[in-house]
RNA sequence: UUCUUAUCCAGAAAGACUGAGGGAAUUGACCCUAUGACGUCUUGGCAACCUGUUCGUUUUGCGAAUAAGGUGCCACAUUCAACCACGCCAAUGGCGGGGAAAGAUAAGUU
Numbered sequence: 001u002u003c004u005u006a007u008c009c010a011g012a013a014a015g016a017c018u019g020a021g022g023g024a025a026u027u028g029a030c031c032c033u034a035u036g037a038c039g040u041c042u043u044g045g046c047a048a049c050c051u052g053u054u055c056g057u058u059u060u061g062c063g064a065a066u067a068a069g070g071u072g073c074c075a076c077a078u079u080c081a082a083c084c085a086c087g088c089c090a091a092u093g094g095c096g097g098g099g100a101a102a103g104a105u106a107a108g109u110u
Stems, first nucleotide, its partner, number of pairs: 003108006013043005021032003026082004044074003049070003052066006078102001083099002086096004
C1' cells in the first nucleotide's frame, strides 16, 4: 500500500522557529491568515480506539472506573454542499431527516 470492522453534531492551550498561504481531492460557497495562518519543536491539555490496572457481573463474554503505556486529536459538524431515494413548502427552487461515495482515526489483516 490492500482489505475488514467501529466511530466521526462533544472536548482540548501556550511559547519558540519559519515566513504565505491554509481549511484532503474536483466544483461552488464560506471561513482562518503579517494582530503571523500552514508547518516543525517544547511543554501542557482533550479523548477513551488498543494494551495495562481495579471493580462488578448472568464470568473464556459484557459493563464501569482509571489514564501507566501505544496511537490520535487540541478554528468553523469530516467547515458546508454537490450522488441516491423519501417527505414538506409559497415548488424548474428551497427545507428536513436518512442512505451511499470519499476522507480521517483506531484495531486487525494482506

This is a predicted structure of a 110-nucleotide RNA (SAM riboswitch aptamer (S box leader)) from Flavobacterium sp. Sd200. The coordinates come from a structure-prediction model, not an experiment, and the mean pLDDT is 83.